[in-house]
RNA sequence: AUAUAAUUAUAAGCGCCAGAACUGGGAAACCAGUUGACGAGGAGAAGGUUAUCGAAAAUUUCGGCGGAUGCCUUCCAGUGCCAUGCUUGCACUGUAAAACGAGGACAAAGAUGAGCGGUGACGUUUAGGACAAAACCUAGUUAAAGCAAAUC
Numbered sequence: 001a002u003a004u005a006a007u008u009a010u011a012a013g014c015g016c017c018a019g020a021a022c023u024g025g026g027a028a029a030c031c032a033g034u035u036g037a038c039g040a041g042g043a044g045a046a047g048g049u050u051a052u053c054g055a056a057a058a059u060u061u062c063g064g065c066g067g068a069u070g071c072c073u074u075c076c077a078g079u080g081c082c083a084u085g086c087u088u089g090c091a092c093u094g095u096a097a098a099a100c101g102a103g104g105a106c107a108a109a110g111a112u113g114a115g116c117g118g119u120g121a122c123g124u125u126u127a128g129g130a131c132a133a134a135a136c137c138u139a140g141u142u143a144a145a146g147c148a149a150a151u152c
Stems, first nucleotide, its partner, number of pairs: 001010003014066004019062001020035006038054003044075006076094006084148005098142003102138003112127006
């Protein structure tokens, strides 16, 4: 904000539109409308903040507002370096957990085809097939000290 008598329910790449572009009406003023991000990924707490990744396109996925699971700092709890406990250090994680390079996997829209709604801009449903990056997966290499106890 919408729905409901109320409880309550519905959104998180999500919502919105004062700019802009476009459509219909009008001589004009103006009136009524349309567009305004395609998926992947993402929540310990507080504060801060310009919030990840690629796809499409190549005139608007422009411009802007709000929100926000991102990031930074601190705190809490943990993981790795380390076979046990504690302390400190570095990196990391918030049911997950190091760095490095190598290899591997995963999408939707757009496009093509067929419908439905609208005078129109445009909206919406559907069919078959394709294509990505990051997180991720696989194996490899490398990655601290001190103290205490136990085992051999």